[in-house]
Context: one part of a larger RNA
RNA sequence: CCCGCACCAAGACGAAAAGACCCUAUGAAGCUUUACUACAGGUUGUCGUUGUUAUUCAAUUUCACUUGCUCAGGAUAGCUGGGAGGCUGUGAUAAUCUAGUUUUGGCUAGAUGGAGCCAACGGUGAGAUACCAGCCUUGUGUUGUUGAAUAACUAAUUUGAAUCUCACUAAUUCGAAAACAGCGGCUGCCAGGUAGUUUAACUGGGGCGGUUGCCUCCUAAAUUGUAACGGAGGCGUCUAAAGGUUGGCUUAGUCUGGAUGGAAAUCAGACCUCGAAGUACAAAAGCACAAGCCAGCUUGACUGCAAGACCUACAAGUCACGCAGAUGCGAAAGCAGAGUUUAGUGAACCGAUGCGCCCGAGUGGAAGGCGCAAAGACCAACGGAUAAAAGUUACUCUAGGGAUAACAGGCUGAUCUUGCCCAAGCGUUCACAGCGACGGCAGGGUUUGGCACCUCGAUGUCGGCUCGUCUCUUCCUGGGGGUGAAGUAGCUCCCAAGGGUUUGUCUGUUCGCCAAUUAAAGAGGCACGCGAGCUGGGUUCAAAACGUCGUGAGACAGUUUGGUCUCUAUCUGGUGUGGG
Repeated sequence: CCCGCACCAAGACGAAAAGACCCUAUGAAGCUUUACUACAGGUUGUCGUUGUUAUUCAAUUUCACUUGCUCAGGAUAGCUGGGAGGCUGUGAUAAUCUAGUUUUGGCUAGAUGGAGCCAACGGUGAGAUACCAGCCUUGUGUUGUUGAAUAACUAAUUUGAAUCUCACUAAUUCGAAAACAGCGGCUGCCAGGUAGUUUAACUGGGGCGGUUGCCUCCUAAAUUGUAACGGAGGCGUCUAAAGGUUGGCUUAGUCUGGAUGGAAAUCAGACCUCGAAGUACAAAAGCACAAGCCAGCUUGACUGCAAGACCUACAAGUCACGCAGAUGCGAAAGCAGAGUUUAGUGAACCGAUGCGCCCGAGUGGAAGGCGCAAAGACCAACGGAUAAAAGUUACUCUAGGGAUAACAGGCUGAUCUUGCCCAAGCGUUCACAGCGACGGCAGGGUUUGGCACCUCGAUGUCGGCUCGUCUCUUCCUGGGGGUGAAGUAGCUCCCAAGGGUUUGUCUGUUCGCCAAUUAAAGAGGCACGCGAGCUGGGUUCAAAACGUCGUGAGACAGUUUGGUCUCUAUCUGGUGUGGG
């Protein structure tokens, strides 16, 4: 060196299982509820199945009777028409009694009674209840109809028992209940009992928080444009004058002077000349020839258009010459289609409104449509998925992702740790025996982080056990320098990694506290060394409980009990042994 045999398991990001954690999907499913929308089911009312009678009440109707009071006026005049006579032994006047009504004056009916009574006239808006007819109104009685309530009935209907029968849901008989109940149609309410669904995105992982449209400035790199969970602020209006036009005016500040009057009110003068005031409101840009302030007259805060441009993926957005009509101001030239400019906002659909020489299913209309105008959205997740929508899953599932988190690695090194520089000061004196403020510069890659680069068709995670190996910034042992080193014992620095570096109580603990020793009880790396070597106490599935949170399903770096650790070694590596 080659080839075996027996072993060990450090590596082959070993095998196994398209990761169960995490995220994503306009994926799925289970469960919950004061998510949304439905449906069973419950209940209310009504109609049908559903018939008879009586009483009471209400409405309506036929017939008869009855009621009707402003003032003036014989007096309680309902309205209209006819009307000169009418009523009366078929019982008039007066009076009395009874009953009803009433505006307390009377009216009506009945009884007794036995021969008269009323009307045209004069007053009144209207003339005789003298008489007749119709009608209104109030009330009484009566007839019919309808409805409600109550009571009763039996034949619908429901049901018990018996008979018949092999048996019966059929039939018969006797009961109970009864037009209720039951059933069917429609209907209001309740309704996780059941079902179908929804439950946003951005995001230095996701969740929590924040944000989502528009305007102004910076970032923005001297045209425009330009991102971030970069830094600052505003808007979701307002104004009939704060618009138009014509004419006029100049602010703010400083100094001086002046009653109340003061640092600041108003007045006068000077200076300053526009950077400061003002501009409806944020910011920026403008504006003193004013776009700022005051006054007069007014409605152009108009209608129909529109050359040409800006901006721009689209859709939108912006500016505007000029023409026609009708106006306002101005002597006129002219100016005026809101506000000095940039925010003050919402596409379609839908239904509703006003207007229109539009269409109108044989014709005429209408219904309906169309055109013009304007209104209805915190559709604010603001280019708006629906008219209409919240949660939970540790019982979970699927498709995927190292496009994205937790472990480990990588980069970085804020934090951490080690060293150095400067030297104010402490050290009785003396910066540097020993320390060292304020600051500065490096090394390391053991902490907590940041980033998200390999790995989600799997790189097993804390601690312990076993087995180690390396570094030195050295705990002990060894050699030295300084000392604020007398000696002993120390302190500090330099060299040095050969060897060594304990046993226990408590806790799953690493760590730590404590106890007893020791020469000493070092700090770290090795996937926080080591689970195809062991364990499985902790963390981190399914069961269960407590506390807390939640209406609930459930949840909790809160607690508690329990809870499957697979692999026969092909290669590399290593140990022992044998042959050539």